Background: A computed fold for a 1464-nucleotide RNA from an uncultured microorganism, annotated as small-subunit ribosomal RNA. Model confidence (mean pLDDT): 85 of 100. The RNAcentral record of the sequence draws on ENA. Its Rfam family is "Bacterial small subunit ribosomal RNA".
[in-house]
């Protein structure tokens, strides 16, 4: 402190993720030891049992029993126990301390303040008292009721319990006078202690009141009737609407009231750099709350967790008639959950209650158990040891890694066992220790008792095999798995971390992703359509006054605990323990005056007002005006008009369209007209005239900050649509016809209704856009153009020059992600306002609000996705443009599609019809030749170290006849034959045996692959090195301007040079020259039948070397180039014709079956041998060809003229035999020497005369010939019969630009034998190119792009299925909240005088009276009823759109001009 992930690639938005840190944690697997602190976060759910608040006898009365002594024969009696136990009255406590966070948004918390509005029992400290007296009453007998719980009657008794009376220094009440009000005794032999009662003070503690301060929702905007305030009564310790009664009508609120959600609050704890953001466990202070809801009472203090009453709910006893109870105290059970602990031990230690005190209680506490649940420390051994051992894994088989790691060899003993010592925590002299025989300490033994986990594709540290085969499964993102996974499972082997490791929650970080520090908003998401203005926010210049912000000193105070910082105590550390400080809050005071802010009095530059010109489609009304259009009437006047790609609907002989002439209507205002004008924006255009609003220019005369901005509000607001009425000429949704079309509920046409026009009123949106709020003020300039002015100039207008105010274009800095903006900012700043925070769902639902609707504002969630978007590059592509070119189209020739057949192929059959090639670039292709073989299929028969390699051992020469049986591989059998080398020891090769190594595979994967081909395309491109431009992919060079077949050249240029590729270098053809003549040639001699021979190399060939062609000459043109056009000379003339050559690359193109070669699979068979079959089928479709259809022909006979090959298992002359094919015999010839071998069309001549023929030859039939081991399935040839479709080929579609098509025939390979294919080779030998508008294929440049698997590319909608979540829905059903009514328990308060009453008073002794308790009646009052309403969750038949699914239907709506431009 960053990283991954949108793309072909880039930059920048923007989300998602991920790497730290923490946890009251939980799960997985693992697990030695101590310290330490912590441990129901969910059901404030239910609770069995034990225990958690009791003491005091020195306040009181009463008072057992065990036990122990003693007498007694026992029974029992006395002493003691003991004034003790247990109960009672009484006092104090029980309001601490523990536990919980339901509920609460609230003075409930923290923080400062007040209390002159207050209370306080025990403690402390001053003071003052403390006399005399009554009457009860529990306990206790006795006695009734009840199961219980507990209750009554009757009698007796105490006190420090209760009650007067005296007495009052404080004290309460009053303006005073003057009223009122107190006590208690105990223990002690005693001194004296401890108590009590008044009152004043302290401490500590409660109370009640204020200021700020800390959560969320406006899709909660109004709330409020004791409400706010007054008087007055009550009431409390206290102030007060706390309560009443009466007056008044206040009171809160957008600076968010109310109302809904959520939630205890703090110190503090996680995290951050930090501001900040989360969090409220445990430890400390406040609250609140005790089963639920209410109430009180006692008391100093409670409306009381273990008190009371009622009411509910729930649980338990019951004899049914009552009654008990409350763990959110320690444990502990059960529920509920991912989860969260013993029914421990002590009061020894701290602290608390009561006591005088010993004590006694204390589940507070203090220890201990348990649980890796967190932090901290410490082991599991250290030090040597290399044949780098076995074993593993992996290997290129050599080795490598596990590894100094083990082993072994020495040493140690934290740590475990044992075994002996033993504390401090005790204060207080003795005495007391749960923890505990604990911690320590010695000593003995012995490497002994102790290592897991996760991970290893990037992010992120760590790689290999194997096993799976989109399967199983991983995954925090992006994304791994479809036979070679570093990504899935195993193993090895790394690397982390370590008693833990790893998930998975949740929090903050990172994240500048809510930006106060610290962001944006032209196009990424973001500027209200537009203006006015209301709070509010900010606001000119000098002076002067306050001091509220603000600065700054002092003081209070923010408990302790915690963070820091020093120090100290446990062996260290975590833990404790002491000591300090800072900053910031809030509160008080004293002091400064720059800034702001308040007050005064002032200035003019902001801004307003004035006067004076001025330019305008600004607005609103009225009047006019012409041109067109339709429409109507009347003349001319005749067959069409109209419309379109083309057509038809339509309109016309009832007289249309044209065309003259007159009317009549409604809308719109050509030309001027202009990135020109005016307006706040929407918007505004013939004309002239009323009434009006704003701008700009000058002048500086007024007026003194009067300004900018601007939530709520308000006004205005295009089209379109709505109400209500008027108009309708044109144009036109809806509709109707009518074409297109697979269809056409559209683009096209023909018609037409709302509308579109005008009053009046709604409605309020838009791609309402400069997608750019408003204001101010600064920051280079040029250059246009609109108004004003000024200067200069002029007789004026114009030209020049300055200024102001608009509006346009370029451009500097700056800025920007980049296009871009750029004094008219998207630069530099201030000031206000308004709106973004990932895509989709959604501008949806729901609620509210406006509208007559139609809708507009406001505006979300579940749920999904890992991206959606911007700019720019580079490709590719576009029913985009521009040049270009190609037998690409045109122009010609001549075919293919139709017939026959021959071939291939697809399908079909089949036991097999072996494979493989499939758009161009598969289909006369692999196959340069399938009867057997071939051959890879099929059926059957057979073999198994194999039909073939190598190695290792026997054994035999090798081979060669002959013979049975089988279809035949094959098996048996008889016979012949002793080889070559040689160092003599053997060796080479060959057969056949045996056994394992292995051998074989045309068996799978051309998408694992070499190697080779095709293809664009012989298209003119493809790249690189420096420099330069850009943040970068990239770009430049390589683009222009010419020109070229050509990235050929030449000019020009931030480029400059280079490679691969063009092009030439190479072969052939064409001319020549020279060299050489044999088997080649023959001009001249001579010869013959004959270049046959002499002879000759001159010619022609033949084949070596040269020479020739370079745009070199000349002109035209170009730019004085490049180059082009035309000439000339020349055999050839502008790359002369042909070949061979195939850039970087494309297409996972083709081939694993040509070979080669990973992996994978067969191994008595998916290997190998043999017969016999098959690849030759056959309804059919297709491709490539051969032969024809015929007179330019067809036959028959005579004649003529190539070239290139090929021959010895071979070519075969020639004779002979045959009609032929061939057959027999046979010379030559390893070939310029012999042979194939007579080329054909051609030429001459005869026939044939338009017909299915003297055309054409399928077809079959008979007869023969040749190869071959064999021609049946299955050859080729020959003679003869025999003579099928075919009369020129639809729709389409092929080649070819000159020695080219076309015809025409010869050779060649393969090959035993087989050619209509292939490869070649000559002979005859054309037409036609205006041109580049259109098909199709490339090239350059440039323009969209949502395309990059790149148009066979993306992708839209409905519609079916699946699943998911949501929204209406008649309803149904919980929960919460108020209110209005009724009922009304407890209980207080109030009243009532029914009853019943000791103390005190009075008495006439009966009784009154004062006062208590009960009863009645009132008010208020929980819980409960009824009613109706708010909110807000479940669930609903059905339904609505949404998302998400694999290859599903229909069409093609966007993206290129997307094929009608999108889009709002």
């Nucleotide at each position: 402190a960053g990283a991954g992930u949108u793309u072909g690639a880039u930059c920048a938005u923007g989300g998602c993720u991920c790497a730290g840190a923490a946890u009251c944690a939980a799960c997985g697997c693992u697990g030695g030891c101590g310290g330490c602190g912590c441990g129901c976060u969910u059901a404030a759910c239910a609770c069995a049992u034990g225990c958690a608040a009791g003491u005091c006898g020195a306040a009181c009365g009463a008072g057992a029993a065990a036990g122990g002594g003693g007498a007694g024969c026992a029974a029992u009696c006395c002493c003691u126990g003991a004034g003790u136990a247990a109960a009672g009255u009484g006092g104090c406590g029980u309001a601490c301390g523990g536990g919980u966070g339901a509920g609460u948004a609230a003075c409930a918390c923290g923080u400062g303040g007040g209390u002159a509005a207050u209370c306080u029992a025990c403690c402390u400290u001053u003071u003052g008292g403390u006399g005399g007296g009554g009457a009860a009453u529990a306990a206790c007998g006795c006695u009734g009721g009840g199961a219980a719980a507990c209750c009554g009657g009757c009698g007796c008794u105490a006190a420090c319990a209760c009650c007067g009376c005296a007495u009052a220094a404080g004290c309460u009440c009053g303006a005073a006078a003057g009223a009122g009000g107190a006590a208690a005794a105990g223990a002690g032999a005693a001194a004296u202690c401890u108590g009590c009662c008044g009152a004043a003070a302290g401490a500590g503690g409660a109370g009640c009141c204020c200021g700020c301060g800390g959560c969320u929702g406006a899709u909660u905007a109004g709330c409020u009737a004791g409400u706010u305030g007054g008087u007055g009564g009550g009431g409390u310790a206290a102030a007060g609407g706390c309560u009443c009664a009466c007056c008044a009508a206040g009171g809160c609120u957008u600076u968010g009231a109310u109302c809904g959600g959520u939630a205890g609050c703090c110190g503090g704890c996680c995290u951050g750099a930090g501001a900040g953001g989360g969090c409220a466990c445990a430890c400390g202070g406040c609250c609140a709350c005790a089963c639920u809801g209410g109430c009180a009472c006692u008391g100093a203090g409670a409306c009381a967790c273990g008190g009371c009453c009622c009411a509910g709910a729930c649980u338990c006893c019951u004899a049914c008639g009552g009654g008990a109870g409350g763990c959110a105290g320690c444990a502990g059970u059960g529920g509920g959950g991912a989860a969260u602990u013993u029914u421990c031990c002590g009061c020894a230690a701290u602290g608390g209650g009561c006591g005088a005190a010993a004590g006694c209680c204390u589940g507070a506490c203090g220890g201990a158990g348990c649980a890796a649940g967190a932090c901290c420390g410490c082991g599991u051994g250290c030090g040597g040891g290399a044949u780098g051992a076995c074993g593993g894994c992996c290997u290129g088989u050599g080795g490598g890694u596990u590894g100094u790691a083990a082993a072994c060899c020495g040493c140690u003993u934290u740590u475990c066992u044992c075994u002996a010592g033993g504390a401090a925590g005790a204060a207080g002299a003795u005495c007391u220790g749960a923890c505990g025989g604990u911690a320590c300490u010695a000593g003995a033994g012995g490497a002994a008792u102790a290592a897991g986990c996760c991970u290893c594709g990037g992010c992120u540290a760590a790689c290999u095999c194997c096993g799976u085969g989109c399967c199983a499964g991983c995954a925090g993102c992006c994304g791994c798995g479809g036979u070679a996974a570093u990504a899935c499972g195993g193993a090895g082997g790394a690397g982390g971390c370590a008693a833990g490791c790893g998930u998975u929650a949740u929090c903050c970080g990172g994240a500048a992703u809510u930006a106060u520090u610290g962001g944006g908003c032209g196009u990424a998401a973001a500027g209200c359509g537009u203006c006015c203005g209301u709070a509010g926010g900010u606001g000119g210049c000098g002076a002067u006054u306050c001091a509220a912000g603000u600065c700054u000193g002092c003081u209070g105070u923010c408990a302790a605990a915690g963070c820091c910082c020093g120090g100290g105590g446990c062996u260290u550390a975590a833990c404790c323990c002491u000591g300090g400080a800072g900053a910031g809050g809030c509160a008080g005071u004293g002091g400064a005056a720059a800034c702001u802010g308040a007050g005064u009095a002032g200035c003019u530059a902001g801004a307003g007002u004035a006067u004076g010109g001025u330019a305008g489609g600004g607005g609103u009304a009225g009047a006019g005006g012409g041109a067109a259009u339709u429409c109507c009437c009347a003349g001319u006047g005749u067959a069409g008009c109209g419309g379109u790609g083309a057509a038809a609907u339509g309109c016309g002989u009832a007289g249309a369209u044209a065309u003259u002439g007159g009317g009549a209507a409604g809308a719109a205002c050509a030309c001027c007209g202009g990135u020109g004008g005016c307006g706040a924006a929407a918007g505004c255009g013939c004309u002239c005239u009323a009434c009006u609003g704003g701008g700009c220019c000058a002048u500086a005369a007024c007026u003194g900050a009067c300004a900018c901005u601007g939530a709520u509000g308000g006004a205005c607001g295009a089209a379109a649509g709505c109400u209500a009425g008027g108009g309708g000429a044109g144009c036109g949704a809806a509709a109707g016809g009518g074409a297109u079309u697979a269809g056409a509920u559209a683009c096209c046409c023909c018609u037409g209704u709302a509308g579109u026009c005008c009053u009046a009123g709604c409605c309020g949106u838009a791609a309402a856009c400069g997608a750019u709020g408003g204001a101010u003020a600064c920051u280079a300039g040029g250059u246009g153009u609109u108004g004003c002015c000024c200067g200069u100039a002029u007789c004026g207008a114009c030209c020049c020059g300055g200024g102001c105010a608009g509006u346009g274009c370029c451009g500097u800095a700056g800025c920007u992600a980049a296009c871009g903006c750029g004094u008219u900012a998207a630069g530099u700043a201030u000031c206000c306002c308004g709106c973004c925070u990932g895509g989709g769902g959604a501008g949806u639902a729901c609620g509210c609000u406006c509208g007559c609707a139609a809708g507009a504002g406001u505006g979300a969630a579940a749920c999904u996705c890992a991206a959606a978007g911007g700019a720019a590059u580079u490709g590719a592509c576009g029913g985009g443009g521009g040049c270009c070119c190609g037998c690409a189209c045109a122009a010609g020739c001549g075919g293919u599609g139709g017939a026959g057949u021959a071939u291939g192929u697809g399908g079909u059959u089949u036991a097999a019809u072996u494979c493989g090639a499939u758009g161009c670039a598969a289909c006369g292709c692999g196959a340069a030749g399938a009867a057997c073989c071939u051959u890879a299929c099929c059926a059957a028969g057979g073999c198994u170290u194999g039909a073939c390699a190598u190695g290792u051992c026997c054994g035999g020469a090798a081979u060669c006849c002959c013979u049975u049986c089988g279809a035949g591989a094959g098996a048996g059998g008889g016979g012949a034959g002793u080889g070559c080398c040689u160092u003599c020891g053997g060796g080479a090769g060959c057969c056949g045996g045996a056994a394992c190594a292995c051998a074989g595979g045309u068996g799978g994967u051309g998408c694992a692959u070499g190697g080779c081909u095709g293809u664009c395309g012989u298209c003119a491109g493809c790249u690189c090195g420096u420099g330069u431009c850009g943040u970068g992919a990239g770009a430049u060079g390589u683009u222009g301007g010419g020109u070229u077949a050509a990235g050929u050249c030449c000019c020009g240029c931030a480029a400059c040079g280079a490679g691969c590729g063009c092009a030439a270098c190479c072969c052939u053809c064409g001319u020549u020259u020279u060299u050489a003549g044999u088997u080649g040639c023959c001009a001249u001699c001579a010869u013959u039948a004959a270049g046959u021979u002499g002879g000759g190399c001159a010619c022609u060939c033949u084949a070596g070397a040269g020479a020739g062609a370079c745009u070199g000459c000349c002109g035209g043109g170009g730019a004085c180039a490049a180059c082009u056009c035309g000439g000339a000379g020349g055999a050839a003339g502008g790359u002369g014709g042909g070949g061979a050559u195939g850039a970087c690359g494309u297409c996972a193109a083709g081939u694993c079956a040509g070979c080669a070669c990973g992996c994978c699979c067969c191994u008595u068979a998916c290997g190998u041998c043999u017969u016999g079959g098959g690849c030759u089928a056959c309804a059919c479709a297709c491709g490539u060809a051969c032969u024809a259809c015929a007179a330019u022909g067809c036959u028959a006979c005579g004649g003529a003229c190539a070239a290139a090959g090929g021959g010895c298992a071979g070519c075969c002359a020639g004779a002979c035999c045959g009609c032929g094919a061939g057959g027999u015999u046979g010379a030559g010839c390893u070939a310029a020497u012999c042979c194939c071998a007579u080329a054909a069309a051609c030429c001459g001549u005869g026939g044939c005369u338009c017909a299915g023929u003297u055309c054409a030859g399928a077809u079959u039939g008979c007869a023969g010939g040749c190869u071959g081991c064999a021609a049946c399935u299955c050859g080729c040839c020959u003679g003869c019969a025999u003579g099928a479709a075919g009369g020129a080929g639809g729709a389409a579609u092929c080649g070819c630009u000159a020695g080219u098509a076309a015809u025409c025939g010869c050779a060649g390979g393969u090959c035993a034998g087989c050619a209509u294919a292939c490869u070649g080779c000559g002979g005859u030998g054309a037409a036609u190119a205006c041109g580049u508008u259109c098909c199709c294929g490339g090239g350059c440049c440039u323009u969209g792009u949502a395309c990059a698997c790149a148009c066979c590319g993306c992708c839209c909608g409905u519609c079916a299925c699946a699943c998911c979540a949501u929204g209406g829905g008649a309803g149904u059903u919980g929960g919460c909240c108020a209110c209005g009514c009724c009922c009304g328990a407890a209980g207080u308060c109030g009243u009532u005088a029914c009853u019943c009453u000791a103390a005190c008073c009075g008495u006439u002794c009966g009784c009154g009276g004062a006062g208590g308790a009960g009863g009645g009646c009132g008010c208020c009052g929980a819980a409960g009823g009824c009613a109706g309403g708010g909110c807000u969750g479940a669930u609903g038949a059905c339904u609505g759109g949404g998302g998400u699914g694999a290859a599903g239907u229909c069409g093609u709506a966007a993206c290129a001009a997307g094929g009608u431009a999108a889009c709002c």